[in-house]
A computed fold for a 572-nucleotide part of an RNA from an Elusimicrobiota bacterium, annotated as large-subunit ribosomal RNA, domain I. It matches the Rfam family "Bacterial large subunit ribosomal RNA". Rfam links the family to the GO terms ribosome and structural constituent of ribosome.
Context: one part of a larger RNA
């Protein structure tokens, strides 16, 4: 020096653990809010206070109420100075104060800064300070002023009101790739997908037929299963891929305008001595809302009461309703949420450092889920099963009040039924449908009807048949989605795993900046955290004490290998 054995150190694996994730599932609430100043920061705020967490110059916080009942000042210990049975801390519902920044909105500004005018107030001899208030921009409405240019617009001032910005996913609408796939690439695919941007809600959209069927009917829409990988489209490649129907979910869902008439005002005009009349337009009120074509106008007949000459007006039956329906409030009860509270039943002896363990004998279970407790506990603690309960705030139900509406049949007459809009031409887009024979729906550009004896569609077109009524509008629930609250539950992970964060974590730390982003849990049952001695400058260390145990000593729970000393063995 090699190796093996011991035995110490190093290190932090491994084992249990688990505050923290991940995933689901229900049900609440729904984008939480915001010019009454949000979200989000900055700066403060504490008895000493750097982080976190709360709070805002009233500053770990102020007031009422309601719960609760001995402690208490947050994480966070000791001190200290304090508060509480005159009910504190805690915990819930209402208020209250709430610095500057930020849509930030008085003007500027390198975001938390800097400069202001105007009004009112307070000090001051005055200058000036200081406190309140008001002062950004668009929209709409209303009123004042008021150019070229006379009337009048334009602008311009004011008042009043709204809106601006936040926001995980879902929803809608404007715009919109490529890689990729076609085993190469261009039509085609990826796909209207990713991304931008805009608006909205608790859902968004859609939605009561100019729909579908097929000679037999169905009846808004929206999801789900199917129909079907079917007919079809397709460099007929790659691939894309319907719909009727059928059989659930939901659902006592459908409405209202616009127009004809009819009423009343304004206003312009025209007549008239005026009163007033005509005409035209605008605004209001009635009226009316459809495909068996309705409706309006006129005439007839039937139809609950009273009143009134009539229009009316009031009762009365019916109906129908409160945030879908034209329209619209109040009370009462009562249910649930947001604090809480009642809640059965065990003893002994034994090991133990500690008894839930063992051993006898026992109770309770509408309660033997589940966590704690010095090892494993239905009967110790918090609970659990069952009950009970809200001043105050919310959010639903039911009831009265109340509110709103009220017909029907025939005949006549041709007044009305949504215009640059169907349609066409042509370019492009959406329809499973790539222009193909291509209907249909949307738009750009150019053309442009008809008026019910009308008009649209039924996959070129044309004929018969059938079916609907476009050029105005709303509309729950069946369904999407999960930031946030509750509750529950896992052949989910236990600390190089689960989130990037079980710890001051989007922190430290890197970038000029978009941004990128770490590591790091366990003493012990309880600090009982080692007084006291000794050695040492300290660090540590040796005793001593505590403790079940300290080779649990705070560089602490178990403590492996790599290394690394030491010790004895054996080889050279």
């Nucleotide at each position: 020096a090699g190796c093996g054995c011991a035995u110490a150190g190093u290190g932090g694996a491994u084992g249990c653990c688990u505050u923290g994730g991940c995933g689901a599932a229900a049900g609440c609430c729904g984008c939480a809010a915001g010019a009454a100043g949000a979200a989000g920061g900055a700066c403060g705020u504490g008895c000493u206070a750097a982080g976190c967490u709360g709070c805002g110059a009233u500053a770990a916080u102020c007031c009422a109420c309601g719960g609760g009942g001995a402690g208490g000042u947050g994480c966070a210990a000791a001190g200290a100075a304090c508060c509480u049975u005159u009910g504190a801390u805690c915990c819930g519902u209402g208020g209250g104060a709430c610095u500057c920044c930020g849509a930030a909105u008085g003007g500027g500004g390198a975001a938390a800064c800097c400069c202001a005018u105007c009004c009112u107030g307070a000090u001051g001899a005055g200058a000036a300070u200081c406190a309140g208030g008001a002062u950004a921009c668009a929209g709409u409405a209303c009123g004042a002023u008021g150019a070229a240019u006379u009337c009048a617009u334009a602008g311009u001032c004011g008042u009043a009101u709204u809106g601006a910005u936040a926001u995980a996913a879902c929803c809608c609408a404007g715009g919109g790739a490529a890689u990729u796939g076609a085993a190469a690439c261009a039509u085609c695919u990826u796909a209207g997908u990713a991304c931008c941007u805009g608006g909205a809600g608790g859902a968004a959209u859609a939605g009561a037929a100019a729909u579908c069927a097929a000679u037999u009917g169905a009846g808004a829409u929206u999801g789900c299963g199917u129909u079907a990988g079917u007919a079809g489209u397709g460099g007929c490649g790659a691939g894309c891929g319907a719909a009727c129907g059928c059989g659930c979910a939901a659902g006592a869902a459908g409405c209202c305008u616009a127009a004809a008439c009819c009423u009343u005002u304004u206003u312009u005009a025209g007549a008239g001595u005026a009163a007033u009349c005509u005409a035209a337009a605008a605004a209001a009120g009635g009226g009316g809302u459809u495909g068996c074509a309705g409706g309006a106008u006129c005439c007839a007949u039937c139809u609950c009461c009273a009143u009134u000459u009539a229009a009316u007006u009031g009762g009365g039956a019916u109906g129908a309703g409160u945030g879908a329906u034209c329209a619209a409030c109040c009370a009462a009860a009562u249910u649930c949420u947001u604090a809480a509270u009642c809640g059965a039943a065990g003893a002994g002896c034994c090991u133990g450092g500690a008894a839930a363990g063992g051993c006898u004998c026992a109770c309770c279970a509408u309660a033997g889920a589940a966590g704690g407790u010095g090892a494993c506990a239905g009967u110790c603690c918090u609970g659990u099963a069952g009950g009970u309960g809200a001043a105050a705030a919310g959010a639903g139900u039911u009831u009265g009040g109340c509110u709103c509406a009220u017909g029907a049949u025939g005949g006549a007459c041709a007044c009305c039924u949504a215009a640059g809009u169907a349609c066409c031409g042509u370019c492009g887009g959406a329809c499973a449908c790539g222009u193909g024979g291509u209907a249909u729906c949307c738009g750009g550009c150019g053309g442009g009807a008809a008026u019910c004896c009308g008009g649209g569609g039924g996959g070129c077109c044309c004929a018969c048949c059938c079916c609907c009524c476009a050029a105005g509008g709303c509309u729950a629930a069946a369904u999407a989605c999960g930031a946030g609250c509750u509750u529950u539950c896992g052949a989910c992970c236990g600390a190089u795993a689960g989130u990037g964060u079980a710890c001051u974590a989007g922190u430290a730390c890197c970038g000029u900046g978009a941004g990128g982003g770490a590591a790091a849990g366990g003493c012990g049952a309880a600090a009982a955290g080692a007084a006291c001695c000794c050695g040492g400058a300290a660090a540590c260390g040796g005793g001593a004490g505590u403790g079940a145990a300290a080779u649990a000593g705070a560089a602490c729970c178990u403590g492996a290998a790599a290394c690394u000393g030491u010790g004895c063995g054996u080889u050279u």

The sequence was found in a public genome assembly.